Overview:
This is a predicted structure of a 482-nucleotide part of an RNA (small-subunit ribosomal RNA, 3' major domain) from a metagenome. The full RNA is in RNAcentral, with records from SILVA.
Context: one part of a larger RNA
């Protein structure tokens, strides 16, 4: 001066207490491990792997297995030499394709001294070389998780000490916060903390079409439909507000705490974006670079087919259920965000359905996807493995694609498993959360999505404690540890 204590204080955290919904049992999705396999392509592996790279494995993708092909090579850049029946297309033929062949047709630019020469492209030969998702993240840059959005890490003089080093950054108070405030041998600065930056919450002010209709007119079975109107709602540009400003009270006259007042909004208003000095030789040579090793008629390139999808088990992380706050019919309401041109696909018709026909309308505040669903009225079931539950199997359809056998979704009839609330254990969350309900996007032909990222609708319980468990900050103490 660290680092550690089953040493001590002091603070903090869904850390644990109060709640409240799950995991663990069932089925089934999906990663993983393990086993199998010609192959099951490769990373990731305590928290900080395991719905992770993957924002789309039938072909492709693909990196892996088999088999059949190529050898200056699928792609780059140079040198020589060659090259008019050459480059290139391309019939037979052989093949699963790729490749192999090779009848036949058949050329381009430029420049000169224009029946021809050179030079460039292409090509062909020979060489330099390409190429390698081989390795080696413990040789690397970059990016990234993680202590942690934790309140930390440090520097300049200057003072102390022989030196290592201390001080500052210690003490009293406060605060989320090394935030401020007061003392002070210390003065001050930086990187972090807030702040400035998106976005919501309230109001003004300009704008008013494709959005909106209050008050006039007209129409209509109806609907902003029409003329109009800028009021409101809303889009969007600028402003305004919140700053312990203001009142009483606590407090060291301070910081700053409780209370209250007006306020849309109060003490950081609620969300996000933004990660200090460092820590794990933490991750990623398979993003992309890149340094050293390897291969170079193969560990490189190309092509069919398989395979990543295997199944005794084990483990993560989700869907759906075990019913009545509930299942089925039947009528009715109310969203936000978003997407669309090799696209979204509308009205009508046809079809139990999935879906076809159709092609109005829309580069979209305008068409269109597009039905919001839980809700809300009425009906019906009467506590059973049931009208719960749907898994699984059989048929017959639909659809995307060249193609759905390994291995796609989607409909329709049958078919109807396991589960009656889940041992030890263990997770998440404190407010428009947490549970619930549906919608949208990306990636994409299609889909294996129950996955991830957003969007809104209904909309709780508990806590105002730090005794403990956990992880964490500061101060002090032991130390045989660096």
């Nucleotide at each position: 001066u660290g680092a550690c204590g089953g040493g001590a204080g002091c603070u903090c955290a869904c850390a644990c207490a109060a709640g409240c919904g799950g995991u663990g049992g069932a089925g089934c999705a999906u990663g993983u491990u393990g086993u199998u396999u010609a192959a099951u392509u490769c990373g990731a592996u305590u928290c900080a792997a395991c719905g992770c790279g993957a924002a789309g494995a039938a072909c492709c993708u693909u990196a892996c297995c088999u088999g059949g092909a190529c050898u200056u090579g699928a792609c780059a850049u140079g040198u020589a030499a060659g090259u008019g029946g050459u480059a290139c297309c391309a019939a037979a033929c052989c093949g699963a394709a790729a490749g192999g062949g090779g009848c036949g047709g058949a050329a381009c630019c430029c420049u000169c001294u224009u029946u021809g020469a050179g030079g460039g492209a292409g090509c062909u030969u020979a060489c330099a070389c390409a190429g390698g998702u081989a390795u080696u993240g413990c040789a690397u840059g970059g990016c990234u998780g993680u202590c942690g959005u934790c309140a930390g890490c440090u520097c300049g003089u200057g003072u102390c000490g022989u030196g290592a080093g201390a001080u500052g950054u210690c003490g009293g108070g406060u605060u989320a916060a090394g935030u401020c405030c007061c003392u002070u041998a210390a003065c001050g600065a930086g990187c972090g903390c807030a702040a400035c930056c998106c976005u919501u919450g309230u109001c003004c002010u300009u704008a008013g079409u494709u959005a909106c209709c209050a008050g006039c007119g007209g129409g209509u079975c109806a609907u902003g439909c029409c003329g109009g109107g800028g009021a409101c709602u809303u889009u969007a540009a600028g402003g305004a507000g919140a700053c312990u400003g203001c009142c009483g009270g606590u407090g060291u006259u301070a910081a700053a705490c409780c209370g209250g007042a007006g306020g849309a909004a109060g003490g950081c208003g609620g969300g996000g974006a933004c990660g200090a000095c460092g820590u794990c030789a933490a991750g990623u040579c398979a993003u992309c670079a890149u340094g050293g090793u390897c291969c170079u008629u193969a560990c490189g390139u190309c092509c069919a087919g398989g395979g990543c999808g295997a199944c005794a088990a084990a483990c993560g992380u989700g869907c759906u259920a075990c019913a009545a706050u509930g299942g089925c019919c039947g009528g009715u309401a109310c969203a936000g965000a978003g997407g669309g041109a090799a696209g979204c696909g509308a009205a009508g018709c046809c079809g139990c359905g999935a879906g076809g026909u159709a092609g109005u309308g829309c580069a979209a505040a305008c068409c269109c996807c597009a039905a919001a669903a839980a809700g809300c009225c009425g009906g019906u079931c009467c506590c059973a493995g049931u009208u719960c539950g749907g898994a699984u199997u059989g048929u017959a359809g639909g659809c995307u694609g060249c193609a759905a056998c390994u291995c796609g979704c989607c409909u329709g009839c049958a078919u109807g498993a396991a589960g009656u609330u889940g041992g030890a254990a263990u997770c998440g969350c404190u407010a428009g959360u947490a549970a619930u309900c549906g919608c949208g996007g990306a990636u994409c032909a299609g889909c294996c999505a129950u996955g991830c990222c957003g969007c809104g609708g209904u909309g709780a319980a508990u806590g105002u404690g730090u005794u403990c468990c956990u992880g964490a900050g500061c101060u002090u103490u032991g130390u045989a540890c660096a």

Its mean pLDDT, the model's own confidence on a scale to 100, is 84.